Description: Predicted 3D model of an 85-nucleotide RNA (c-di-GMP-I riboswitch aptamer) from a Deltaproteobacteria bacterium. It was read from a public genome assembly, where an Rfam model found it. The coordinates come from a structure-prediction model, not an experiment, and the mean pLDDT is 84. The source organism's lineage runs through Bacteria, Pseudomonadati, Myxococcota and Myxococcia. It matches the Rfam family "c-di-GMP-I riboswitch aptamer". Rfam links the family to the GO term cyclic-di-GMP binding.
[in-house]
RNA sequence: CUUUGAUCAGAGCAAACCCGUCGAAAGGUGGGGACGCAGAGUCACGAGGCUACAGUGUGGUUACUAUGCCCGUCGGACCGCCGAA
Repeated sequence: CUUUGAUCAGAGCAAACCCGUCGAAAGGUGGGGACGCAGAGUCACGAGGCUACAGUGUGGUUACUAUGCCCGUCGGACCGCCGAA
């Protein structure tokens, strides 16, 4: 450097659910909690998904729209621990 995660060490993250808090919502965040994760680290870049305050259409019902959100859906980029070949 490349490939790889069977095994080892030391660490790390934390689904559902509950409580506080921010938000119109999706969702974020702090605490509790562990289903899992070798990147479940970072970036919304491509695909995909969620929401629709406001806006637009509509007689109404309601429909559409991301500028909002999800990297623990997949791909890509960047950075990185330990072991093995």